The prediction has a mean pLDDT of 81.
This is a predicted structure of a 68-nucleotide RNA (transfer RNA) from a bovine gut metagenome.
The sequence is in RNAcentral, with records from MGnify.
Its Rfam family is "tRNA". It is annotated as a transfer RNA. Gene Ontology term of the family: triplet codon-amino acid adaptor activity.
[in-house]
RNA sequence: UGCCAUAGUUCAGCAGGUUAGAACAUCGGCCUGUCACGCCGAAGGUCGUGAGUUCAAGUCUCACUGGC
Numbered sequence: 001u002g003c004c005a006u007a008g009u010u011c012a013g014c015a016g017g018u019u020a021g022a023a024c025a026u027c028g029g030c031c032u033g034u035c036a037c038g039c040c041g042a043a044g045g046u047c048g049u050g051a052g053u054u055c056a057a058g059u060c061u062c063a064c065u066g067g068c
Base pairs, nucleotide, nucleotide: 002068003067004066005065008024009023010022011021017055026042027041028040029039030038048064049063050062051061052060
């Protein structure tokens, strides 16, 4: 100096725009003699921390923290 930080994990989230998502994992149900697979559903988030800009910030700006 550059890039990254969003669910337990891996990641999406467009030019700022109206309920924050997917897959896997977890839990419950169905199925099965049982497990697994499969199907249905649920829970799980201070969007690293703080501040600023804006009618509105995961998204823009600044500082800090951590990683490469």